[in-house]
Context: one part of a larger RNA
């Protein structure tokens, strides 16, 4: 020193658990905010810290309404108090709500400073305390309303890229993606034919499909439809004008406003006849029901054996619209919560329906006059968007220059012509199928089980790092129950350990289930 076994230490893997996480479903909600949000600061307890509630009325205050014995959140005891004159607890609504923050009287290095004007207290007064109002932007309800800031995706519109593929790379691609900005909603956009089509169809949007087709393309890498069919939802409306009429203005024949009228591919006005019908209301208000936000009823089991301890085994019973689950000292339909059912609301939401209503709704002829969106449609220069890369390149869209016709008009059917069919722009508005999930409840898994699951099962976006934008942990388990080791003794000892107690067990003793490997010690055997 080594090899082997054993006993232990160190160590904290492995099994077991789960408070906590992922993922998807259904349902609901989809905003909050000058009534001051979102986030924060600094405070409040018998209270020293932190989480958690609150706000100088500060772990609370008022009413209602459930609910009926314990309560004074956690960490976490202890003191001291409340409660059946009904606490705490839940649930509706309300009061108070320091300071900051969009911060909004002025100022400012966020939570600080200063102020002004009225009122009220205290004073002879200066002044001092409380209250309340004073930012700024649009609005012809102006003594008044609206706005602003925040927010996880989803949405529209502006601006708008690279990495990469093309096996290099420039046109292409990546993609109008990512990112920035702006604005809105619970959806959002889009929408009631100047569309397709070619027999005809008949607003939008969504999904199968057509189809990886037609096309398009350094015709390379790639890009990539559309009519049609088959669902899902279904819903169509208002405006200009023309013409009546009312009001104003003045420059006296115009312009403005309000009201009626009218809304289509043939139609309105106009002029005539005829009627006052019927049908809808997505805006507003009312009942009833019904659901949400507390709840409240809810069957059924004993007995012996082994054990620390019955839920286990035996053994004899029940109940069951309830044998879902969870917990109790090992494994429970019949012990607790609970399930199945069945019932419930002062107050406050929500939805149907149904009732009344603002409102809206409609014919026949005639065809002379008069109206039907103008710097607009087309053109032409460079552009973009269309599945289409200037292509034979139609079609939309907006910059620059131009620049029509007007119902006997216009525009499209992918260069253009022509015939033909087809629609009628240059105002607006429109649920419902569609998209999403920060949030609320609930359900579910061949989804993790603590180096795994969210970065976080634990005082986690903490500690820590950094100037700063930002990065960004580690860390769960004593037992059924603290019964959490009086007490005594070694010892310097409030280390550690030995006894005695506890308990089923302490080699479960708090550095506490289990306790694997490495590493490290004794003990015995061998070997050198």
């Nucleotide at each position: 020193a080594g090899u082997a076994g054993a006993u232990g230490g160190u160590g904290g893997a492995u099994g077991c658990c789960u408070u906590g996480g992922g993922u998807a479903g259904u349902a609901g909600a989809g905003g909050c905010g000058a009534u001051g949000a979102a986030g924060g600061a600094c405070g409040c307890a018998c209270u020293a810290g932190a989480c958690u509630g609150c706000g100088a009325u500060a772990a609370g205050c008022u009413g209602c309404g459930u609910g009926g014995a314990g309560c004074u959140g956690u960490c976490a005891a202890g003191a001291a108090g409340c409660g059946u004159u009904g606490a705490g607890g839940c649930g509706c609504a309300g009061a108070u709500g320091u300071c900051c923050g969009a911060a909004u009287g002025g100022g400012g290095c966020a939570a600080c400073c200063c102020a002004a004007u009225c009122c009220a207290u205290a004073g002879c007064a200066a002044u001092a305390u409380g209250g309340a109002u004073u930012a700024c932007u649009c609005u012809a309800u102006u003594u008044a309303g609206a706005g602003a800031g925040c927010g996880a995706a989803c949405c529209u519109a502006g601006c708008g890229a690279a990495g990469u593929g093309a096996a290099a790379c420039a046109u292409c691609u990546c993609a109008g993606u990512a990112g920035c900005u702006a604005g809105a909603g619970g959806a959002a956009a889009a929408g009631a034919a100047a569309u397709c089509a070619a027999c005809g169809a008949g607003a939008u949007u969504c999904c199968c499909u057509c189809a990886g087709u037609a096309g398009u393309g350094g015709c390379g890498a790639g890009c990539g439809a559309a009519a049609g069919g088959g669902g899902a939802a279904a819903a169509g409306g208002g405006c200009a004008a023309a013409c009546c009429g009312g009001g104003u203005g003045c420059u006296u024949g115009c312009a403005c406003u309000c009201g009626g009228g009218g809304u289509u591919g043939a139609g309105g006005a106009c002029g005539a006849c005829a009627a006052c019908a019927u049908u809808c209301a997505a805006g507003g208000g009312g009942u009833u029901u019904a659901u949400c936000u507390a709840g409240c009823a809810g069957a059924g089991u004993u007995g012996c054996u082994u054990g620390g301890a019955a839920a286990a085994g035996c053994a004899a019973g029940c109940c069951a619209u309830a044998g879902a689950a969870g917990g109790u000292g090992a494994u429970a339909g019949c012990c607790c919560u609970g399930u199945a059912u069945g019932c419930g609301a002062a107050a406050g939401a929500u939805a149907c329906a149904c009732c009344c209503u603002a409102g809206a709704u409609a014919g026949u002829c005639g065809u002379a006059u008069c109206c039907a969106g103008a710097g607009u449609a087309g053109g032409u220069c460079a552009g973009g968007a269309c599945a289409c890369g200037g292509g034979a390149a139609a079609u939309c869209c907006g910059g620059g220059c131009u620049g029509a016709a007007g119902c006997c008009g216009g525009g499209g059917a992918g260069a253009c012509c022509a015939c033909u069919c087809u629609c009628c722009a240059a105002c607006c508005c429109u649920a419902a199928a569609u998209a999403c999930u920060a949030c609320u409840a609930c359900u579910a898994c061949a989804c993790c089980g603590a180096u795994a699951g969210c970065g976080c099962a634990c005082a986690a976006g903490u500690a820590c790092c950094g100037u700063g934008a930002g990065g960004g942990a580690a860390a769960g388990g004593u037992g059924a129950a603290a019964a959490g080791a009086a007490c005594c003794g070694u010892g310097g000892g409030u280390a550690a350990c030995g006894g005695a107690g506890u308990g089923a067990a302490a080699u479960a003793g708090a550095a506490c289930c289990u306790g694997a490997a490495a590493c490290c010690a004794u003990c015995u055997a061998c070997u050198u």

Annotation:
Predicted 3D model of a 528-nucleotide part of an RNA (large-subunit ribosomal RNA, domain I) from Helicobacter bizzozeronii CCUG 35545. Taxonomically the source falls in Helicobacter bizzozeronii (Bacteria, Pseudomonadati, Epsilonproteobacteria, Helicobacter). The RNAcentral record of the full RNA draws on ENA and SILVA. The coordinates come from a structure-prediction model, not an experiment, and the mean pLDDT is 85. It matches the Rfam family "Bacterial large subunit ribosomal RNA".